[in-house]
RNA sequence: UCCCGGGUCGUCCAGGGGCAGGACAAGGGACUUUGAAUCCCUGAACGGAGGUUCGAUUCCUCCCCCGGGAG
Numbered sequence: 001u002c003c004c005g006g007g008u009c010g011u012c013c014a015g016g017g018g019c020a021g022g023a024c025a026a027g028g029g030a031c032u033u034u035g036a037a038u039c040c041c042u043g044a045a046c047g048g049a050g051g052u053u054c055g056a057u058u059c060c061u062c063c064c065c066c067g068g069g070a071g
Base pairs, nucleotide, nucleotide: 001070002069003068004067005066006065007064010024011023012022013021018054026042027041028040029039030038047063048062049061050060051059
């Protein structure tokens, strides 16, 4: 320098045009003498800038970051 894959709650992963979901973690409650376990509830996220579209996490362009490959 070129090619490929990826960037989404605190963490790990889904979702690939129409309200962004799960697990764990966190907070609150129930239970318990207390704690653990269990059950219920709650909050929390789309790397940046443009473009297309009625509507973009999703499609296109450029940039940034991570991983792999070629030279």
Transfer RNA from an uncultured Frankineae bacterium, 71 nucleotides, folded computationally. Model confidence (mean pLDDT): 84 of 100. It matches the Rfam family "tRNA". About the family: Transfer RNA (tRNA) molecules are approximately 80 nucleotides in length. Gene Ontology term of the family: triplet codon-amino acid adaptor activity. By type it is a transfer RNA. The same sequence occurs in records of 2 taxa.